[in-house]
RNA sequence: GUCUCGCUAGCUCAGUCGGUAGAGCACUUGACUUUUAAUCAAGGGGUCUGGGGUUCAAAUCCCCAGCGAGACA
Numbered sequence: 001g002u003c004u005c006g007c008u009a010g011c012u013c014a015g016u017c018g019g020u021a022g023a024g025c026a027c028u029u030g031a032c033u034u035u036u037a038a039u040c041a042a043g044g045g046g047u048c049u050g051g052g053g054u055u056c057a058a059a060u061c062c063c064c065a066g067c068g069a070g071a072c073a
Base pairs, nucleotide, nucleotide: 001072002071003070004069005068006067007066010025011024012023013022019056027043028042029041030040031039049065050064051063052062053061
């Protein structure tokens, strides 16, 4: 330098054919327990790396940029 893949909640990851984003763990509150842990119930938390475009509608499609990983040179 060229090409490929990835970027979504505090962490690890899903997210189908474009239709207003979920799980597990963690966290908070409550129940239970002499207490802790465990268990059970409820709850908070992200507009999806940034910008632009297409569309009635974009995490999803297109373009550019950033960061990370890999291959080739």